Predicted 3D model of RNase P RNA and transfer RNA as a complex of 391 nucleotides. The prediction has a mean pLDDT of 77. It holds a member of the Rfam family "Bacterial RNase P class A". By type it is a ribozyme.
RNA sequence: AAAGCAGACCGCCUUAUCGCUGGUCAGUUGUGACUGGAGGAAAGUCCGAACACCAUAGUGCAGCAUAGUGGCUAACGGCCACCGAUCGUGAGGUCAGGAAAAGUGCAACAGAAAGUAUGUACAGGUUAUGCUGUAGUGAAACCAGGUAAACUCUAUGCGGUGCAAUGCCAUGUAAACCGGUGUUUGAGUGCGGCACGCACAAAUCGGAGGGUAGGCAGCUAAAGGGGCAUGGUAACAUGACUCUCAGAUAAAUGAUAAGGGUUUCAAGCAAUUGAAAUACAGAAUUCGGCUUAUAGGUCUGCUUUUUUA
RNA sequence: GCUCAAGUGGCGGAAUUGGUAGACGCGCUGGAUUCAAAAUCCAGUUCUUUCGGGAGUGUGGGUUCGAUUCCCACCUUGAGUA
Numbered sequence: 001a002a003a004g005c006a007g008a009c010c011g012c013c014u015u016a017u018c019g020c021u022g023g024u025c026a027g028u029u030g031u032g033a034c035u036g037g038a039g040g041a042a043a044g045u046c047c048g049a050a051c052a053c054c055a056u057a058g059u060g061c062a063g064c065a066u067a068g069u070g071g072c073u074a075a076c077g078g079c080c081a082c083c084g085a086u087c088g089u090g091a092g093g094u095c096a097g098g099a100a101a102a103g104u105g106c107a108a109c110a111g112a113a114a115g116u117a118u119g120u121a122c123a124g125g126u127u128a129u130g131c132u133g134u135a136g137u138g139a140a141a142c143c144a145g146g147u148a149a150a151c152u153c154u155a156u157g158c159g160g161u162g163c164a165a166u167g168c169c170a171u172g173u174a175a176a177c178c179g180g181u182g183u184u185u186g187a188g189u190g191c192g193g194c195a196c197g198c199a200c201a202a203a204u205c206g207g208a209g210g211g212u213a214g215g216c217a218g219c220u221a222a223a224g225g226g227g228c229a230u231g232g233u234a235a236c237a238u239g240a241c242u243c244u245c246a247g248a249u250a251a252a253u254g255a256u257a258a259g260g261g262u263u264u265c266a267a268g269c270a271a272u273u274g275a276a277a278u279a280c281a282g283a284a285u286u287c288g289g290c291u292u293a294u295a296g297g298u299c300u301g302c303u304u305u306u307u308u309a
Numbered sequence: 310g311c312u313c314a315a316g317u318g319g320c321g322g323a324a325u326u327g328g329u330a331g332a333c334g335c336g337c338u339g340g341a342u343u344c345a346a347a348a349u350c351c352a353g354u355u356c357u358u359u360c361g362g363g364a365g366u367g368u369g370g371g372u373u374c375g376a377u378u379c380c381c382a383c384c385u386u387g388a389g390u391a
Stems, first nucleotide, its partner, number of pairs: 001305010012260007020037007039280001043291002046289005051162004058196004063158005068082005083097001084095004098153002103151002105147002120135005166217004177207005188200003224243003228239004261278007310390007319335003328374001336354006355364003367383005
């Protein structure tokens, strides 16, 4: 220098004017002033939790998930370290990586034969044989064979439903109609299936229809952010210091103008000038992860090849 | 917001202990029949090709000798729920 590998980060900026929205204060009830206002993924809803209700979540079966060893964590299918397999010259990447000696099943075509194994051709050996070697078919051919992202077994874990949970206030209506089941011989309900158990229990389930669809709480100070020190190979943990950072409800976080930055293209010896582009996307109970999308750019460590000293 | 289901020719829709993908119907194209048309009957109908084959079940990977089928991640569409 070229080509790569791994990790971390930024992801437009400034000013002016006009708006939108949460809070506080003032208020002449018109409003005014001050102040807060999207992301690394807010996304997919794929895992794990918090929180709420239903027995402070019970028992068995069924079902689902995970799968080397050790550690981290509130928890996890996540992360870290090591072992093994495999790909790469290498830095490194990937792994659904328990059990086939518990049992059941499956293997098209080809092939003599595909699991109860079988015995084709040639050669050798032997009294004789299916004893040995080679050939041919196939993904796999004799060995306690292969296959578990086939059933299954083993180990571990999992009760269900999700803020449209849940509590309160307000508004409105149909205790009517049709059908089923049931009242101590217990229907039904307690938010996935079956049985038991527990609690409540006189009504309840389905059909068709009528009505309401507003407000408050839950709601954002939290497993919170930042740099520093110590321990640990690391994930991570501990300590003191410091900061307060959206809370809407059909849903705010925007628009216009000027200047600047970055990249690409064109012109030019150059200074410079002109044009174009400036991503993905966007909170809705909240966290920890994973996965996917992302114009352009920065930094760190490492590898291979070539050249120079 | 939350929870589920589906995707196969131009359209609908078959194919499941994983073993030759496209049965069947509709449509379309060509031919027969007819003076002409309809109906009817016959044949063809995924794409590509160097004619030997190759690709292909929404997209991209994985498991397997082999995948429409099993597993994972995305995309699109539909349904349920106060």